[in-house]
RNA sequence: UUUAAUCGCUUCUAGGGUUCCAGCUUAAACAAACGUUUGGGCGAUCGGUCCGAGAGAAGCAAGCCGCUCUAGAUUGAACUCCUUGGUUACGUCAAGGCAGUCUAUUGGCUACACGGCGGGACAAAAGCCCGGGAGGA
Numbered sequence: 001u002u003u004a005a006u007c008g009c010u011u012c013u014a015g016g017g018u019u020c021c022a023g024c025u026u027a028a029a030c031a032a033a034c035g036u037u038u039g040g041g042c043g044a045u046c047g048g049u050c051c052g053a054g055a056g057a058a059g060c061a062a063g064c065c066g067c068u069c070u071a072g073a074u075u076g077a078a079c080u081c082c083u084u085g086g087u088u089a090c091g092u093c094a095a096g097g098c099a100g101u102c103u104a105u106u107g108g109c110u111a112c113a114c115g116g117c118g119g120g121a122c123a124a125a126a127g128c129c130c131g132g133g134a135g136g137a
Stems, first nucleotide, its partner, number of pairs: 008060005015051002020048002022045001023042008062110005070104007081097005112132001114135001118130003
C1' cells in the first nucleotide's frame, strides 16, 4: 500500500432493559377476618407486551450456474413390444416410452468473518443504529 462491489425483507432466537400488564414490597384508608382501594419503591422479578443480531436460525426476494429430478416447448429415433385412453371384445386409432437442445414454475450455489472506546434512539438497555466503521490479524 492492497485485500472489489453487494450482503435486502419477514418471522424467530441468544441477548436486552422497564413505559404498560403481571409479580414482590411498603404506607394510608376501609374491613371481625380473608382481603379491597389508592399512593410510593423494586428488573439481583427466569413472566406477558416491547427492543433485538454483518460476524445466530429458518423462510422469501435477488443474483449466478446447470439439466440429475420435475414441468413445458422443440428436434430426431423407434413405433416388434409395453402403458394409458377409447371399444362388449379384438384390431385400427390417439398420447407416451428413447435421445438431443432450450426454458423455469425445477435443481444447485451465494463463501469468510477478531473487534473497541465513545455517541444516538425509544420508557430504557442491548450482539439495536453509527458499524463488515476505527483498530487488529
A computed fold for a 137-nucleotide RNA from Leptolyngbya sp. ES-bin-22, annotated as Guanidine-I riboswitch aptamer.
The sequence is in RNAcentral, with records from Rfam.
The coordinates come from a structure-prediction model, not an experiment, and the mean pLDDT is 76.
The source organism's lineage runs through Bacteria, Cyanobacteriota, Cyanophyceae, Leptolyngbyaceae and Leptolyngbya.